[in-house]
Context: one part of a larger RNA
RNA sequence: CUGGGUGUAAAGGGUGCGUAGGUGGCAGGGCAAGUCAGAUGUGAAAGCCCGGGGCUCAACCCCGGUACUGCAUUUGAAACUGUCCAGCUGGAGUGCAGGAGAGGUAAGCGGAAUUCCUAGUGUAGCGGUGAAAUGCGUAGAUAUUAGGAGGAACACCAGUGGCGAAGGCGGCUUACUGGACAGUGACUGACGUUGAGGCUCGAAAGCGUGGGGAGCAAACAGGAUUAGAUACCCUGGUAGUCCACGCCGUAAACGAUGGAUUCUAGGUGUCGGGUGGGCAAAGCCCAUCGGUGCCGCCGCAAACGCAGUAAGUAUCCCACCUGGGGAGUACGUUCGCAAGAAUGAAACUC
Repeated sequence: CUGGGUGUAAAGGGUGCGUAGGUGGCAGGGCAAGUCAGAUGUGAAAGCCCGGGGCUCAACCCCGGUACUGCAUUUGAAACUGUCCAGCUGGAGUGCAGGAGAGGUAAGCGGAAUUCCUAGUGUAGCGGUGAAAUGCGUAGAUAUUAGGAGGAACACCAGUGGCGAAGGCGGCUUACUGGACAGUGACUGACGUUGAGGCUCGAAAGCGUGGGGAGCAAACAGGAUUAGAUACCCUGGUAGUCCACGCCGUAAACGAUGGAUUCUAGGUGUCGGGUGGGCAAAGCCCAUCGGUGCCGCCGCAAACGCAGUAAGUAUCCCACCUGGGGAGUACGUUCGCAAGAAUGAAACUC
């Protein structure tokens, strides 16, 4: 390289959009590039292979044949691929008329709680732990009542519930806005799919500038524990956590499972939608489309398990793997303010 693979053994890119490229529905006609068939020319000789022969044999040499799987020209075929023309509606999209949703962005509003401040009541403790101590408190704490300030997060509802491409999204209201779904079958007529590069988004932590700072809390300080305790426990506490703008671009970014399409027993929950049918019925049942769970047959799998949301059966495209360590390191390059990220070896060793 081929082959074989990628849930857990090495291996699915964090996610989408999309360029080149790959690949692609039904039916008709033309062409003949690919494809197939025939003919002609060429494919030097030697060599290889096969059959003979000559040196006493062999090596070696000689003769004949095949082969040289190729290329070019030409004559045909038209199923498939391609291409051109003219069509179709089932894929895909648009329209119309609907309901669902923590989808996104911005602004405003609300109550509970913690903390702090002021005032009242009130008196000796509070707090904390396995037990304590540090700490707070007679300069009046803790507790309790009233008023005020400020920041952050939104109890119950809440649900293997919903929405989103992923990251993620949860008080209420308003404005703007994306997507999905069911129905209809009016319109376009293959416009599809995948997607190397590229571009976008991307938790937390971290970085820059300016705000903000209630609670929590790396670092740090003290008290304990201990042989020690640079920890676990306790009392404090700064970055940070929050906001605006700009970077970073990584995660067990996980379903450890790339995307699209086809087909393949059932059973049972739940969410969204409409329609038809049955029952006397708010309701229940049957049929149906889309999502989200559990169980389970065939099949698959090393097993565990997966099983119409496949890890089954097939097709297309992309990404990735190829013994362990060295190593996601070194060097180089690109990106970044930095931290670092991306790409990514070898010697050596088992």

Small-subunit ribosomal RNA, central domain from an uncultured bacterium, 350 nucleotides, folded computationally. Its Rfam family is "Bacterial small subunit ribosomal RNA". Rfam links the family to the GO terms structural constituent of ribosome and ribosome. Model confidence (mean pLDDT): 87 of 100.